[in-house]
RNA sequence: UGCAUCGACGGCGAUGGAAUCCGCCGCUAACCGCCUUCCGAAACGGAAGGCUGAUGACUCCUACCACUCU
Numbered sequence: 001u002g003c004a005u006c007g008a009c010g011g012c013g014a015u016g017g018a019a020u021c022c023g024c025c026g027c028u029a030a031c032c033g034c035c036u037u038c039c040g041a042a043a044c045g046g047a048a049g050g051c052u053g054a055u056g057a058c059u060c061c062u063a064c065c066a067c068u069c070u
Stems, first nucleotide, its partner, number of pairs: 009026005016061003020057002033051007
């Protein structure tokens, strides 16, 4: 640069925002973290206590935390 095919909507991926990419779902859905103890026949149930992370992935910003320097 040319040809062919597919896609063109909305929502979601445990704490904020944006770009790019990936995955999931179609309102009957996707999604809504983990550990310990107690109650309970059990539960993906209830209560108490505790832990990691602002990402689904990556980059940046903001907030928070730790260390160092001024």